This is a predicted structure of a 353-nucleotide RNA (Bacterial RNase P class A) from a Rhodanobacteraceae bacterium. The RNAcentral record of the sequence draws on ENA. Its Rfam family is "Bacterial RNase P class A". About the family: Ribonuclease P (RNase P) is a ubiquitous endoribonuclease, found in archaea, bacteria and eukarya as well as chloroplasts and mitochondria. Gene Ontology terms of the family: ribonuclease P activity, dimeric ribonuclease P complex and tRNA processing. By type it is a ribozyme. The same sequence occurs in records of 3 taxa. The coordinates come from a structure-prediction model, not an experiment, and the mean pLDDT is 79. A source record names the gene rnpB.
[in-house]
RNA sequence: GAAGUCGGCCAGACCGUCGCGGUGCGCAAGCAUCGAGGAAAGUCCGGGCUGCACAGGGCAGGGUGCCAGAUAACGUCUGGGCGGCGAGAGCCGACGGAAAGUGCAACAGAGAACAGACCGCCGAACGGCGUCGCAAGACGUGCGUGGUCAGGGUGAAACGGUGCGGUAAGAGCGCACCGCGCGCGGGGUCAACGCCGCGUGGCAUGGCAAACCCCAUCCGCAGCAAGAUCAAAUAGGGGAACGAUACGGCGGCCCGUCGUGUUCCCGGGUAGAUCGCUUGAGGUACGUGGUGACACGUUGCCCAGAGGAAUGACGGUCCACGACAGGACCCGGCUUAUCGGCCGGCUUCGCAC
Numbered sequence: 001g002a003a004g005u006c007g008g009c010c011a012g013a014c015c016g017u018c019g020c021g022g023u024g025c026g027c028a029a030g031c032a033u034c035g036a037g038g039a040a041a042g043u044c045c046g047g048g049c050u051g052c053a054c055a056g057g058g059c060a061g062g063g064u065g066c067c068a069g070a071u072a073a074c075g076u077c078u079g080g081g082c083g084g085c086g087a088g089a090g091c092c093g094a095c096g097g098a099a100a101g102u103g104c105a106a107c108a109g110a111g112a113a114c115a116g117a118c119c120g121c122c123g124a125a126c127g128g129c130g131u132c133g134c135a136a137g138a139c140g141u142g143c144g145u146g147g148u149c150a151g152g153g154u155g156a157a158a159c160g161g162u163g164c165g166g167u168a169a170g171a172g173c174g175c176a177c178c179g180c181g182c183g184c185g186g187g188g189u190c191a192a193c194g195c196c197g198c199g200u201g202g203c204a205u206g207g208c209a210a211a212c213c214c215c216a217u218c219c220g221c222a223g224c225a226a227g228a229u230c231a232a233a234u235a236g237g238g239g240a241a242c243g244a245u246a247c248g249g250c251g252g253c254c255c256g257u258c259g260u261g262u263u264c265c266c267g268g269g270u271a272g273a274u275c276g277c278u279u280g281a282g283g284u285a286c287g288u289g290g291u292g293a294c295a296c297g298u299u300g301c302c303c304a305g306a307g308g309a310a311u312g313a314c315g316g317u318c319c320a321c322g323a324c325a326g327g328a329c330c331c332g333g334c335u336u337a338u339c340g341g342c343c344g345g346c347u348u349c350g351c352a353c
Base pairs, nucleotide, nucleotide: 001349002348003347004346005345006344007343008342009341010340012318013317014316015315016314017313018312020035021034022033023032024031025030037324041335042334044333045332046331047330048329049223050222051221052220061219062218063217064216065215066080067079068078069077070076081095082093083092084091085090096214097213101212102211103208104207118152119151120148121147122146125145126144127143128141129140130139131138132137160178161177162176163175164174165173179203180201181200182199183198184197185196186195187193227275228274229273230272237266238265239264240263241262242261246260247259248258249257250256282301285298286297287296288295289294319322
């Protein structure tokens, strides 16, 4: 210097005038101050908060799924293991269980799960035929029943690999090594793991669980239009006082009882108002611990809070000419969108010293 890889940051800048929302001060005019994002987005996860439900346990339903840690919690993050890709930095992985059960596998192919004979190989065994032989039998033939999974061929996948022995031909059939399973010991801070050693088993039931399922673990439901307070009005309700003992219901009549009136109070809760509402698992700097996510301590900052809902318009100067997009209870993530630009770590290659 080039190519690559990982991480972090910025998101037109400055000035003036006018305007908008919140807060404070002020009788007022007005003044001061603050005023969107890295994603405010999708609403996909997790939590706080609020109301309802709830002894405990279970069923159903749903989420998660290598191990350890971080965290309020998570499907997030950090570190590690294993597998795959890359020359490397590095990247990717729904990565528990297929010897609990059920199920699935198009096409091709002989055969697709305790398989299979199309081509090939064999002629051991039984039979046939032929030759020889008195006979027993021997030899031949691949003709029938057969043996065989080494090789060819099909497929995403064909029931461990190489070699030697063995055999009629073959085959873990036997053996050696490799691989695999199981057990023990060491390693790994515990673990995942299977790196090392020893023993053992001829190998024992291949794939799919993003098919049902099994196992482990987590989850009560709803959401700020949650919810709470004040409270005009209205319906129904409760109580007290007053008044006529009038009317009506029950009844043949009386007694009794219920209802109907006016005023006030309680209560109710609509409109409306207020709270919830932004000081918070918050942010800055430094220090300490930790590989790290992060935690702790000191410091000392306030940084939108509306309710038809503000954050804009115009002018000037400059440049690299400006993307995606805007709060609505809050926070932690994930995902998606995004003009340009800056900084740093690392890898590989080239050149110079």